[in-house]
Context: one part of a larger RNA
Parts: sequence; structure tokens; C1' cells
RNA sequence: CUGGGCGUAAAGCGUCCGCAGCCGGAUGGGUAAGCGGUUCGUCAAAGCCCACCGCUCAACGGUGGAAAGGCGUACCGAACUGCCCAUCUUGAGGCACGCUCAGGCAGGCGGAAUUCCCGGUGUAGCGGUGAAAUGCGUAGAUAUCGGGAGGAACACCGAAGGCGAAGGCAGCCUGCUGGGGCUGUCCUGACGGUCAGGGACGAAAGCUGGGGGAGCAAACCGGAUUAGAUACCCGGGUAGUCCCAGCCGUAAACCAUGGGCGCUAGACGUCGUCCGUAAGGGCGGUGUCGCAGCUAACGCGGUAAGCGCCCCGCCUGGGGAGUACGGGCGCAAGCCUGAAACUC
Repeated sequence: CUGGGCGUAAAGCGUCCGCAGCCGGAUGGGUAAGCGGUUCGUCAAAGCCCACCGCUCAACGGUGGAAAGGCGUACCGAACUGCCCAUCUUGAGGCACGCUCAGGCAGGCGGAAUUCCCGGUGUAGCGGUGAAAUGCGUAGAUAUCGGGAGGAACACCGAAGGCGAAGGCAGCCUGCUGGGGCUGUCCUGACGGUCAGGGACGAAAGCUGGGGGAGCAAACCGGAUUAGAUACCCGGGUAGUCCCAGCCGUAAACCAUGGGCGCUAGACGUCGUCCGUAAGGGCGGUGUCGCAGCUAACGCGGUAAGCGCCCCGCCUGGGGAGUACGGGCGCAAGCCUGAAACUC
């Protein structure tokens, strides 16, 4: 010496489930595979190392010796790992009770608003902008009142709030259904952690078939602006946005921070629950600040980016390039895997 890393420099798989693999709590007993020691055998010669010797020295060479280590062997040891047996409850799971939540799916219902249609009142404009114009309006618009249709989204409550693995989830009611937390410490007795492959889920846009279409609005058409204006602004407007079924599988899928466990000052807020008349406290979540420590700095700081252990993924100069080729998947769009020449 036997890599160093991954919040922002290259680097955490979008998320979860999970086979193999790897890793694994406490006590006692056994075993001796791993482990440690010793013996013997073997690992040609040369070489390396040591001693002596030969070329005037050295390089080079000669003679002898030795060590470390590998494999095998027999014996000894039993702390640690493994294996076997027995036991345990703190890890994990279960049970009981109440409370909590925009978690998911299905069905039903409601009001406000926009648009359109019908009718009433009413008349010369409305609309729009920086200013205008296109546009709409005497075939009666805009405004206003009454009635109706239809689609989409749910103001206030609403929060630094809650739930979910992530994507994500918000009017109200009902049904079905998933998960977590608190309390009791009653039961099982290590049943656990992670996870290459694999599987499932996965915003928006997009695609296929069928429906729906109020508002909004890529494309597109006008009006302006401008040197031009394939834009920003204005008037229109089709896919789409919505529903059902099936694909797609991506994202600044972000906390740009993988998962699990243990340990390491405090202060203040907030949600759930338990104890308490209250003050306050316990547990779990979610935030702000901050000690030690960490960091290149910014910052992180019991929700770590601190101190440790286990498992997985990933990085290794910029461009070429997330390209080419091959393979897999897809209806397609494309996605996944993923180079090199060359060049700086």
C1' cells in the first nucleotide's frame, strides 16, 4: 500500500413487492467446515534473500543455506463465523378496544359559474387593447329578468394541515376495500434485513376502438405589433382536455439525498393518539432553528449530508451520444439495453 466516490462537481433504479444470493438478536450445550498453532510430504532447475568462494573490482558466475507463502496430511485449540440441539423475548408478526386520515374502487346527489337554446324588458352599441383592429350587433346584440339543456371543475372551510410506496389524492352521501399511528403487553418465538434476475404500479402528452364535448385550447385562420413577426397581445378555432376498455412506460418521476437497524445536546410550532382536572408529559408523524460532528463551500444537523454495521443500484474527463449497430418491447410515436472511430 492492498481505490475513491454518488444533495448542488460524473454518479441513488420513478416506486413498491419479491425468488436465488449476501447479511442476521439473547443464553447454554455439542461439533470442528471456516479460523489459529504444530508435524510431515510436496511446490524441477534457474531467480529473490543470506553466507562463503572465482574472474584485479563490479556486473556476471560457483557452492551451500534459508525464509515467506500455496496445496495436501495428522494432531492440538474452541474466542469468533457456520452447522446441530435446547431455551429466551428486546427484532418481526399476531390479538383486543376506541379514535384518526383529500389512501383506493363503485354508485348516487348538490349548489355557484361559463356557454348555448326559448320567452320578457329594452336600444345602439358591445367586445377587446398600450392604443387599435379583426369579431359580434337594427334579421335587435351587450345589459337585465324568468325558464330550459349540457359538460367540466368543486369557491369558502384550507392550514407552515392530512393520507399514500411512488405517481398522486379535495363538493356531499352511501357501499366495498388497503395501509399507518397511539393504548394494553395477552399470544407466536428470530418467523428478520436487503435484493441481481422477475413481477406489479406508474403525472402529463401520445396511440387504438367506442362515447362525450360547456369552458379552455397545440395545429390552423384572421387582426394587430414589427425592418420582418411562421411569436409575445387580440378575435376565432380542430385534435386534445372528460368517460369506458386497451396500449404507451417517460419526467426537473426532485428532498436533484436507495432501503433497514443502532448510537449521538437542546429550543420552538403543528397533526394523530394515550395519560393528566389543568399545567404538562409519553409515543408516532410533519416543520423551523440549532450543539457536537460533517462539508470544497452552500449547507446538513435524532426526518443527517454526524458516528457505525448489512444489502442493492450507480459513477470513473468533455464532445461524438443517450447517437450507431445488435437484441428485447410497442399499433405507432418511441422506450429499454448501449458502443467506437475521430476530436479537445